RNA sequence: GUGCCUUUAGCUCAGCCGGAUAGAGCAACUGCCUUCUAAGCAGUAGGUCGGGAGUUCGAAUCCCUCAAGGCACG
Numbered sequence: 001g002u003g004c005c006u007u008u009a010g011c012u013c014a015g016c017c018g019g020a021u022a023g024a025g026c027a028a029c030u031g032c033c034u035u036c037u038a039a040g041c042a043g044u045a046g047g048u049c050g051g052g053a054g055u056u057c058g059a060a061u062c063c064c065u066c067a068a069g070g071c072a073c074g
Base pairs, nucleotide, nucleotide: 001073002072003071004070005069006068007067010026011025012024013023019057028044029043030042031041032040050066051065052064054062
């Protein structure tokens, strides 16, 4: 330099073929339980879906571009 893959909550990921309020587990916080802690139970909060631009009635999803990481080739 070229090609391919990945980027979604603090962490690990799902959601892929466009559809209505973007989810799970763990972690965090609050309450219950307990003499206390842990465990268990119930709940709450947390996201400009890597940045930008485009297509569309509608984009995490499709197109383009940029960035970061990884693999292969040179």